This is a predicted structure of a 1507-nucleotide RNA (small-subunit ribosomal RNA) from a bacterium.

């Protein structure tokens, strides 16, 4: 390396924290399983189970006998002899029963799990410390007597239950005497082994027996020894639940002497002696419990159980106690005490189902007052036999497992019902229905067992099983059906009713409710429910962890106990390893065969059984004994370092006081104030003096301590640590439960002391409020001395040792080496600190980590200790214990509740975080709104109705580009119902559809109602059929501005013309995801270079399109005429940083110039990225559902949509002189519209307008002289006016059926408010703002100032981003993700719940100490009585322990719907937060004091790399 062989066996995950991720870690599920119960449901057989609760109580029968061949009697049948005539009487025999004597059993079998946590059980030994009926084998025996006594009889007592006397009597019953193989006891010996002995020799004493039955022979008892078998009985290692909130228990307790006691050892008792025994390797206490083979489950490892079967204990009504016997302290046995049932003539008595059957009762729950000894088995017996609820069989009970059956083949492009539907169709389905066939199963009817080894006997049982006949005949449900998880639609309900194992479903389209139809699962069951494993590596030996997720003790010294360097030697052999022997019961699992038709079940073998004991080996390692080594560890010497500790002494600044001088009004204090202090002289500024505290600069990333800690100077003591050099000890070490010490700050106690600061408190601001943040006081306290406390975020959130794994720098002590005058500097090196090893670049381990991060000071790679964790809230609380003076510490639950709490780091939102940039966003201007008065739009309010939408920007001159009637949805009144519109079907009328002219009623709709006219195709002789219109009835059906815009489509509105928003390929990362897209620059712009783990690429921006500016070139209809220059229309050119200069990275780009008509995207427009607001519309339309249908539909008149104490919003006109009017040339426009239209010239009117027609379907005519500010001249002269027009009066004109509610225009007449607007607000950056006209769209007419367009005239400013507001991009912090309009703390007030404390009240449990004391035992007795000592159960008395239940009341917790006040926390949370402590406050909390970083943000300083 290749072949062959043989054999075992093996482990699945899902769902839920999130916007989303990976991790922690809970909670749930999917499988098995059961002595089971419950719900629906139910057709057979087999094998198996079956009071888990009240060890609660018992009616009745039956569960233990048996022997006549132990023993004397009696009864009874036959039968024999005598006697009698006989009846019958006496004797003897035989056989069969049997009360009692006697002997054996009754200690077994059969139940039960109450106690018991123990030598009860188990596994292994031990007895040299023991006992053993029956049974086997051996050895040897039974010999002579003897007195009684039940039965039976007499008498008596008693309801009974029983009992007393007398008297006789047998025996295998007792008893005495002989005889002793062998045994026992003593005395002396011998051999072995020893704590005891066993064997065996001599000699002594002392003790046995019983028959029966056979003709015999014998057989079966019997007695004494030894032995065996099986049976007990004791002792022992080991193993055997939980609680340390049980930490000390014990007095016959340990132990020794002697004695007694037992089968036997022993404090087992008992007397004296000692003080002793247990105990963190868990005593003692409590609780809970029968052990075990074994069950269930798991891959194992384990974990849970300890039904039925097997082995062992244990217990019989509760407690006690002893006879009797081989055995017993005895389930159906005696004695006593007690509770309880019964019986009684009240005196007394009687009983014991946790045998088997059955009964009440308790429970969710568990069976027949059954058959039978034929089989196994048991007791008695010489045997037949008896007798056996052990045991065999049957009965109920789907309570379990197995097995079968409820039919089988065909049978339609597919019946009918039901069920969905897009209305076509599809599904239930070959599935029925028919048609053939079959016969497990059912019924009938015959036959018909094995089970008996043993003759005779079969309960089961006329059972299984065969065989014949009949018929599809007799037989199918239960659960599910979002996902996990296999299987889906409809209809009903509307957060209701109800599902739910979690996660969830239900608020009008529910595959989650509930019904239906189909579907899925399993099937005589199917699901609930309860409970162990499992999965769960989620207690982690196998197989976990502690930086942030829950977890390292605050620190350090050390006890026990764990673990330990190298060499040699020895010794056992305790651990380990090898092998053998023994046990480890049998059943059960596995395995292989067999037997019931199969299976289940049975049966035979055989593997297994991780232990234990014992025998034999090996000896490396651990242990162990001796010696030795030195590198671990410690010691000596020696010069340094250091805010190490403690005690004295000394020093200046500086604060404050006080005392003096100077000197005059404010000081001081805040964002602004203000309380205070000050003319009794303050601050302020000089001197002096006094007090107590901290100690500037040096100072640092610095140093020292184990940790808290520790800083002026200087002395005294004093610890520890490093370094150098040599020496010396020799493993002396490492870690440490329990203890001990030492521990900041606050806070206590005594006693000092108090400059300053400063919890409480007192004032003053602030504020809605302000028990706070400011601010002015100020007391305990800081401070010393001594005594206590003993906790902090005591933190590196990182426990201590050792060893090992690239470095680089800095810096602190020490040494050395080179050199040198000198340690200046440089290089080594031990020893500590510290940092890189990340990041725009450059530089740039490995590993490890959920990721952040760690990385020689590891969170790396390994070895020992030791502490800790095991969802979250309840909670470091409760109750016990210790400790404190007190505060309080330390130790430490549980009920309840939730399915999350939680760490890390990602996306985005978001901050009263940061930077950077943009905008008519501020600023700079110019012009408005808010005030007036009118106009219109909302709200409000009125109203029969004011119809209905829109609500911050993004609703309010908006839908509506046009409400008097229609429009119209609203109101009121009148009318109508296949309809005012569409389709179709049935059945009828009709010379009907249509026009045209009346009459009646009536507001009209519409009603009735004359007349007239006068029609469609095709056909037919023919108005004849048919078709087509009308009308009438009926029946599908129309119809709806009714809901719902949160069921939708489409359309729109914002953010925003912002620059943004994606993708694929690569790469990083476990992922979510980043990157690209960031970064430098630039830009309007993610435009655009440039660098870069990124290249690309898409939707967005630009650009492509209109328009407007200029130009050529074409064409020309209009225009009085010509040209085409102006014009109009078309196509083309033309702007691109292209040229030049500077600037920038040689870029992009940008800044200035030239030339251009235009210059840096030359002005404007369309045009809106991903997406956000459940934004808006269901009333434009469209649509799903869902609602109405003589009415929410549909017709008509009249009203309202136009209302009016009032508020807002959008606009006009003004308030005047840059203006108002009057005249005048009367001046110069673009852009539009026009046929039911524009309408001209010309007349009439003041005028609105008439009248009138001419032109024009439009570059020709007309609105339209086309304009108005503008220009010119006049008047006005600052006034409520010659401003200003509102209101009203009143004559008029148009449009219209028709202007009253409610149109517009004129003409006279009247002539309010209002004299520039208050906080606040808009709008705009160039042909723009601001000021002027003028057109159009709707439209009969217009409420039009409104909305759109056009032209004219024609500004001022931008210095700049500090602020307001929006929006980008980046970075940060975060407990938000419905995104801050987030999230979320508390007390308070209601309601439920469970625990704890609580005057106290009740009851248990186990003891104590007294008192009283039954049976019994012991002792006296020859014996009985009787007596006598002790023990001693039950009771009773007391004070205590411990456990429960219960309690006014107070006080915390945990849940709940939208309550109530506050705004504590999460961003710098708006006063950074938190931790310990202390006060104090409704409440969250605030203030001191000390600490942390798990603080945002800015500055400096220091430090890394690089040059």
């Nucleotide at each position: 390396a290749a072949a062959u062989u043989u054999u075992u066996u093996u482990g699945a995950g899902a769902g839920u924290u999130u916007g989303a991720u990976c991790c922690u870690g809970g909670c749930u599920c999917a499988g098995g399983a059961u002595g089971a119960a419950c719900g629906c449901u139910g057709g057979c057989g087999g094998c198996g189970u079956g009071u888990u609760u009240u060890a609660g109580g018992c009616a009745u029968g039956c569960a233990a006998g048996u022997c006549g061949a132990a023993c004397g009697g009696u009864c009874a049948u036959u039968u024999u002899a005598u006697c009698g005539c006989a009846a019958g009487a006496u004797u003897a025999a035989a056989u069969g029963a049997u009360a009692g004597u006697g002997g054996c059993a009754a200690a077994c079998g059969g139940g039960u799990g109450c106690g018991u946590a123990a030598c009860a059980c188990c596994c292994u030994g031990g007895u040299a410390a023991c006992c053993u009926g029956c049974c086997c084998c051996a050895a040897a025996g039974a010999u002579c007597g003897g007195g009684a006594u039940a039965a039976c009889c007499c008498a008596c007592c008693g309801a009974a239950a029983g009992g007393u006397g007398g008297a006789c009597u047998a025996a295998u019953a007792c008893c005495g005497g002989a005889u002793g193989u062998g045994g026992u006891u003593c005395u002396c010996g011998u051999a072995c082994a020893c704590a005891u002995g066993u064997a065996u020799g001599a000699g002594a004493a002392a003790g046995a027996a019983a028959g029966u039955c056979g003709c015999a022979a014998g057989a079966c008892a019997c007695u004494u020894u030894g032995g065996g078998a099986g049976g007990g009985a004791c002792c022992u290692a080991g193993g055997u639940u939980c609680c340390a909130u049980c930490a000390g228990c014990u007095u016959g307790u340990u132990g020794g002497u002697g004695a007694g006691g037992u089968a036997a050892c022993g404090g087992c008792u008992c007397a004296c002696c000692a003080a002793g025994g247990c105990u963190a390797c868990g005593a003692c206490g409590g609780a809970u419990a029968g052990g075990g083979g074994g069950c269930g489950u798991g891959a194992g490892a384990g974990c849970g159980c300890g039904a039925c079967c097997c082995c062992c204990c244990u217990c019989a009504c509760u407690g006690g106690g002893a006879c009797u016997g081989a055995g017993a302290c005895a389930c159906u046995g005696c004695c006593c005490a007690g509770a309880c049932u019964c019986c009684u003539a009240c005196g007394g008595g009687a009983g014991g189902c946790u045998g088997c059957a059955g009964u009440c009762g308790a429970g969710a729950a568990u069976a027949u007052u059954c058959c039978c000894c034929a089989a196994u088995g048991g007791a008695c017996g010489a045997a037949a036999g008896u007798c056996u609820g052990a045991g065999g069989g049957a009965g109920c009970g789907a309570c379990g497992c197995c097995g079968c059956g409820u039919g089988u083949a065909g049978g339609a492009a597919g019946a009918a019902g039901c069920c969905c539907u897009u209305c076509g169709g599809g599904g239930u389905g070959u599935a029925a229905a028919c048609u053939a066939c079959u016969u497990u199963u059912c019924u009938a009817u015959g036959g018909g067992a094995a089970g008996a080894a043993c003759a005779a006997u079969g309960a089961c049982g006329g059972u299984a099983c065969c065989a014949u006949a009949g018929g599809a005949a007799u037989a199918a449900g239960g659960g599910g059906c979002u996902g996990c998880u296999a299987a889906c639609u409809c209809u009903g309900u509307g957060c209701c009713a109800g599902c739910a194992g979690c996660a969830g479903c239900g608020g009008u389209a529910a595959u989650a409710c509930a019904g239906a139809g189909a579907c899925c699962c399993c099937g005589a069951g199917c699901g609930u429910u309860a409970u162990c494993c499992g999965g769960a590596u989620u207690u982690a030996u196998u197989g976990g962890g502690c930086g942030u997720a829950a977890a390292g003790c605050g620190u350090c010294u050390g006890u026990a106990g764990g673990u330990g360097u190298c060499c040699u030697g020895c010794a056992c052999a305790a651990g380990u390893c090898u092998u053998c022997g023994g046990u480890u019961a049998a059943a059960g699992c596995c395995c292989a065969c067999c037997g019931c038709u199969c299976a289940a079940c049975g049966g035979u073998g055989g593997a297994a059984c991780a232990g234990c004991c014992g025998g034999a080996g090996a000896a490396a390692c651990u242990a162990g004994c001796a010696g030795g080594a030195u590198u671990g560890a410690g010691g000596u010497u020696g010069g340094g370092a250091g805010a190490g500790g403690u005690a004295a002494g000394c020093g200046g600044a500086a604060u404050u006081g006080c005392c003096g001088g100077u000197g005059u009004a404010g000081u001081a204090g805040u964002a602004a104030a203000a309380u205070g202090c000050g003319u009794u002289a303050a601050u302020a500024u000089c001197g002096g003096c006094a007090a107590g505290a901290a100690c500037a600069c040096c100072a640092a990333a610095g140093g020292c301590g184990a940790a808290g800690g520790c800083a002026g100077c200087u002395u005294a003591c004093u610890g520890g640590a490093a370094c150098a050099c040599a020496c010396c000890u020799g493993a002396c070490a490492c870690u440490g439960a329990g203890a001990g010490a030492c521990g900041a700050a606050a806070g206590c106690g005594u006693g000092g002391g108090g400059a300053g600061c400063g919890a409480a408190u007192g004032g003053g601001a602030u504020u809605a409020g302000a028990u706070a943040c400011c601010c002015c006081a100020g007391u305990a306290g800081u401070c010393c001395a001594c005594g206590c406390c003993g906790u902090a975020a005591a933190c590196g959130a990182u426990g201590g040792a050792u060893g090992c794994u690239a470095g680089g720098c800095a810096u602190u002590g020490g040494c050395a080496g080179u050199a040198u005058c000198g340690a200046c500097c440089c290089u080594g090196u031990c020893a500590g600190u510290g940092u890189c090893g990340u990041u725009c670049a450059a530089c740039c381990a490995a590993g490890u980590u959920a990721a952040c991060a760690c990385c020689u000071u590891a969170a790396g790679c390994a070895u020992c200790c030791c502490g800790c964790c095991u969802g979250g809230g309840a909670a470091g609380u409760a109750c016990g214990g210790c400790c404190g003076c007190a505060a309080g510490g330390c130790u430490a639950a549980a009920a309840c509740u939730c399915a999350a709490a939680g760490g890390a780091a990602u996306u985005g939102a978001c901050g009263g975080g940061a930077a950077c940039c943009c905008g008519c966003a501020c600023a700079a201007g110019c012009g408005g709104u808010g005030g007036a008065g009118c106009a219109u739009g909302u709200g409000g309010u009125u109203u029969a109705a004011u119809u209905c939408g829109a609500c911050g920007c993004u609703a309010a001159g908006c839908g509506a580009a046009g409400a008097a009637c229609c429009u119209u949805a609203c109101c009121a009144a009148g009318g109508u119902u296949u309809g005012a519109c569409a389709u179709g079907u049935u059945a009828g009328a009709a010379g009907u559809a249509u026009c045209c002219u009346g009459a009646a009623g009536g507001a009209a709709a519409c009603u009735u109602u004359a007349g007239g006219g006068g029609a469609c195709c095709g056909u037919u002789a023919a108005a004849u059929c048919g078709g087509a219109u009308u009308c009438u009835a009926a029946u599908a059906c129309a119809g709806g501005u009714g809901c719902u815009g949160c069921a939708u489509g489409g359309c729109u509105g914002u953010c925003g013309u912002c620059a943004g928003c994606u993708c694929g390929u690569g790469u990083c990362g476990u992922g979510a995801g980043a990157u690209g897209u960031u970064g430098g620059g630039u830009u309007a712009a993610g435009u655009c270079c440039u660098c870069c783990a990124a290249c690309g690429a898409g939707c967005g921006c630009a650009a492509c399109c209109c328009u407007c500016a200029u130009g050529u070139u074409g064409u020309g209809u209009u225009a009085a005429a010509u040209u085409a220059u102006u014009c109009a229309c078309a196509a083309c050119a033309a702007a691109c940083c292209g040229c030049c200069c500077c600037g920038g990275u040689u870029a992009a780009c940008g800044g200035g110039g030239a030339g251009g008509a235009a210059g840096g995207u030359g002005g404007g427009g369309a045009u809106g990225a991903c997406g956000u607001c459940a934004a808006g519309u269901c009333a434009g339309c469209a649509u799903g559902g869902c609602c109405c249908u003589u009415a929410u539909g549909c017709c008509u008149u009249g009203g309202g949509c136009u209302a009016c104490a009032c508020a807002c919003g959008u606009g006009c006109u003004a308030c005047a002189a840059u203006g108002g009017g009057g005249u005048g040339c009367a001046a110069c426009a673009a852009a539009g519209g026009g046929a039911c239209g524009c309408u001209a010239a010309g007349c009439c009117g003041c005028g609105a307008g008439g009248c009138g027609g001419a032109g024009c379907a439009a570059a020709u005519c007309c609105c339209a002289u086309c304009a108005a500010a503008c220009c010119a001249c006049c008047c006005c002269c600052c006034a409520g006016u010659u401003c200003g027009g509102a209101u009203u009066g009143u004559a008029g004109g148009c449009u219209g059926c028709a202007a009253c509610u409610u149109g517009c225009c004129u003409g006279c007449a009247u002539g309010a408010a209002g004299c520039c607007g208050g906080a606040a607000u808009c709008g705009c950056u160039a042909g723009u703002a601001a000021a002027c006209g003028c057109g159009c769209g709707u439209c009969a007419g217009c409420c039009a100032u409104a909305g759109u367009g056009c032209g004219u005239u024609g500004a001022a400013u931008a210095c700049g981003u500090u602020c307001u507001c929006g929006g980008g991009u980046u970075u940060u912090g975060u407990a938000c993700a419905c995104a801050c309009c987030g999230c979320c703390c508390g007390u308070c007030a209601a309601g439920u719940c469970a625990a704890g404390a609580g005057a106290g009240u009740c009851g248990g449990u186990a003891a104590u100490a007294c008192c009283c004391g039954a049976a019994u035992c012991c002792a006296u007795u020859u014996g009985u009585a009787a007596u006598g000592a002790g023990a001693g159960a039950a009771g009773g008395u007391a004070g205590g322990a411990c456990c429960g239940a219960u309690g006014a009341u107070a006080g915390g917790g945990a849940c709940u719907a939208a309550g109530u006040c506050g705004u504590a926390a999460c961003a710098a949370g708006g006063c950074a937060g938190c931790c310990g402590u202390a006060g104090c406050g409704g409440a969250a909390g605030c203030u001191g004091u000390g600490g942390c970083u798990g603080g945002a943000u800015c500055a400096c300083c220091u430090c890394c790399u690089u040059u």